This is a predicted structure of a 477-nucleotide part of an RNA (small-subunit ribosomal RNA, 3' major domain) from an uncultured bacterium. It matches the Rfam family "Bacterial small subunit ribosomal RNA". The full RNA is in RNAcentral, with records from ENA.

Context: one part of a larger RNA
RNA sequence: UGACGGGGACCCGCACAAGCGGUGGAUGAUGUGGAUUAAUUCGAUGCAACGCGAAAAACCUUACCUACCCUUGACAUCCCACUGACCGGUGGUUAAUCCCACCUUUUCUUCGGAACAGUGGUGACAGGUGGUGCAUGGUUGUCGUCAGCUCGUGUCGUGAGAUGUUGGGUUAAGUCCCGCAACGAGCGCAACCCUUGUCUUUAGUAGCCAGCAGUUUAAGCUGGGCACUCUAGAGAGACUGCCAGGGAUAACCUGGAGGAAGGCGGGGAUGACGUCAAAUCAUCAUGCCCCUUACGAGCAGGGCUACACACGUGCUACAAUGGCGUAAACAAAGGGAAGCGACCCUGUGAAGGUGAGCAAAUCUCAAAAAUAACGUCUCAGUUCGGAUCGAAGUCUGCAACUCAACUUCGUGAAGUUGGAACCGCUAGUAAUCGCGAAUCAGAAUGUCGCGGUGAAUACGUUCCCGGGUCUUGUACA
Numbered sequence: 001u002g003a004c005g006g007g008g009a010c011c012c013g014c015a016c017a018a019g020c021g022g023u024g025g026a027u028g029a030u031g032u033g034g035a036u037u038a039a040u041u042c043g044a045u046g047c048a049a050c051g052c053g054a055a056a057a058a059c060c061u062u063a064c065c066u067a068c069c070c071u072u073g074a075c076a077u078c079c080c081a082c083u084g085a086c087c088g089g090u091g092g093u094u095a096a097u098c099c100c101a102c103c104u105u106u107u108c109u110u111c112g113g114a115a116c117a118g119u120g121g122u123g124a125c126a127g128g129u130g131g132u133g134c135a136u137g138g139u140u141g142u143c144g145u146c147a148g149c150u151c152g153u154g155u156c157g158u159g160a161g162a163u164g165u166u167g168g169g170u171u172a173a174g175u176c177c178c179g180c181a182a183c184g185a186g187c188g189c190a191a192c193c194c195u196u197g198u199c200u201u202u203a204g205u206a207g208c209c210a211g212c213a214g215u216u217u218a219a220g221c222u223g224g225g226c227a228c229u230c231u232a233g234a235g236a237g238a239c240u241g242c243c244a245g246g247g248a249u250a251a252c253c254u255g256g257a258g259g260a261a262g263g264c265g266g267g268g269a270u271g272a273c274g275u276c277a278a279a280u281c282a283u284c285a286u287g288c289c290c291c292u293u294a295c296g297a298g299c300a301g302g303g304c305u306a307c308a309c310a311c312g313u314g315c316u317a318c319a320a321u322g323g324c325g326u327a328a329a330c331a332a333a334g335g336g337a338a339g340c341g342a343c344c345c346u347g348u349g350a351a352g353g354u355g356a357g358c359a360a361a362u363c364u365c366a367a368a369a370a371u372a373a374c375g376u377c378u379c380a381g382u383u384c385g386g387a388u389c390g391a392a393g394u395c396u397g398c399a400a401c402u403c404a405a406c407u408u409c410g411u412g413a414a415g416u417u418g419g420a421a422c423c424g425c426u427a428g429u430a431a432u433c434g435c436g437a438a439u440c441a442g443a444a445u446g447u448c449g450c451g452g453u454g455a456a457u458a459c460g461u462u463c464c465c466g467g468g469u470c471u472u473g474u475a476c477a
Base pairs, nucleotide, nucleotide: 001477002476003474004473005472007471008470009469010468011467012466013465015461016460019425020424021423022422023421026316029313030312031311032310033309034307042053043052064302065301066300068298070296073125077124078123079121080120081119082118083117084116088103089102090101091100092099106115107114108113127291128290130289131288132287136285137284138280139279140278141276143274148187149186150185151184152183153182154163155162156161167178168177169176193268194267195266196265198236199235200234201233202232203231204230207226208225209224212223213222214221239262242256243255244254245253246252318418322377323376324375325374326373328371334365335364336363339358340357344353345352346351384415389410390409391408392407393406394405431453432452433451434450435449436448437447
């Protein structure tokens, strides 16, 4: 100087407390451990691994296993020889790749050859998702969006170092004010960026319809208009600016006015010096080591989907604040051409047929659902719950056996609110309800977004956990 203390003082955080909802019990989904296996590819392992890499494992992916098969190679450059192709097509063989045979088939030219392509040969080499993240770059997590981390000059100290950065206040903040052997500065904080909340203005189609006219079964459908909504450009607006009180006449705090918004208005992006030899050699790059007729390459089938069990994360429930039926209403944000697919017809249905319109504020996916109204069920393992199983189907795709999703009919398991313990959340939040997208041929209870309905509680900082500042002790560095 740090680190540590079941030392002290001060402060903060959904840290506790006050509340609301959950997990832990059940079924099934998914990931992991284990055990199994020819293989169940590899990585991630307290917080900070475990719906994680994977924003999609039937084949492919795929790295694993078994069988077959190739050896200058699936991919690249160079050298030599031969051919004129390559592509495409046909036949044989095979589980398939491989392999064999046949047909078709180049350009320029100074006729020497050149370009390009294929085959063969020779080696240089290719290739490796093989090892080492404790050799590395790059990227990332975490403490933590915590308020810290440093430097120059000066001063003090023999020196390591100190001071500044401590102190009195204050703040979300090393934020600001005052003081001070310090005076300044840098990286962080804040602001500048995006979005949302109010208004003005510009513009008015594909959006809108107040007033006028026309038309229709109905409808901004048409003429017309840009007032309104909206869209998307440019501006304004919030600064403790104003008032009162407190404070040290400061910084600032408390209350008030005006205002759409008030003291950081809400949300996002943004992550200092560093810590954990943290993670990643399987995104990529890369040193060294290792393999080279194989640890490289191709192909078929299988596996990654197995199952006594254990754990994590989410789904659905156990019901009446509910289930079912009927007929009504209100979103936002997105996607669409090998696509979205309306209307109509067929089917109980998943879907099928036809195919209008739309590269989209035009057409379409598209029905929002919780909600409100009416009816029914009357507390039951039930008209709750839907696992499992049987049968028949639909769709995608060469192909749904291992191993997809969905539909209809039947079947109707566990489950009656969950021990110890643990988790999330402070407002348009929790809870609850649907909608969309990426990935994608098909395949979400996951992920990322979007809106609808919409709470309770916070006395307070004694205690638990984590962090910051000062100080004190030390068998630690």